A computed fold for an 80-nucleotide RNA from a Syntrophobacterales bacterium, annotated as c-di-GMP-I riboswitch aptamer. NCBI's taxonomy places the organism under Bacteria, Pseudomonadati, Thermodesulfobacteriota, Syntrophobacteria, Syntrophobacterales. It matches the Rfam family "c-di-GMP-I riboswitch aptamer". From the family's description: GEMM was predicted in a large-scale screen for bacterial structured RNA regulatory elements. It was read from a public genome assembly, where an Rfam model found it.
[in-house]
This record gives sequence, structure tokens and C1' cells, in this order.
RNA sequence: UCAGGUUCAAGCCAAACUCGCCGCAAGGCGGGGACGGAAAGCCACGGGUCUCCUAGACCAGAGACAGCCGGGUUGCCGGA
Repeated sequence: UCAGGUUCAAGCCAAACUCGCCGCAAGGCGGGGACGGAAAGCCACGGGUCUCCUAGACCAGAGACAGCCGGGUUGCCGGA
């Protein structure tokens, strides 16, 4: 330096729910709150799921989800 894994310690993030705001919606932001997480940091590239438009439906299009999976990229403390 790279890779993998784990334990002690010190830390980090924050599900559901809830309050307020934004959005047609999925959902997002902030406060509270912890289900969990060794990248639950970031990225919509591939797959997937969800929403919207429209219409008889499909296709297509637009959008969301990084805590669905894969991938890319960056990174912290201590012991062995």
C1' cells in the first nucleotide's frame, strides 16, 4: 500500500412510526425516534420494484427508490 475478516474501545449512519414543509404520486427535506447497518458514504450504469401521464389495455415516455441486487467510485479509529 492492497485485499479479506473479526473483536475490544471510541465514534458514525438511521428503519418503522410521528410532527412540519414540498410533490398529482411514488417519494424527498428538517425535527423527534431506533429496526437495523462495517460503507445503511456517494453515483440511476445494468437489472428490479414503485409512481405518474394516457388510454380498453399494451408499448413507449417522464419520475422515484442507493436501507432490493449487481457494478463504479471515495473513505475513518483502535487491537490482532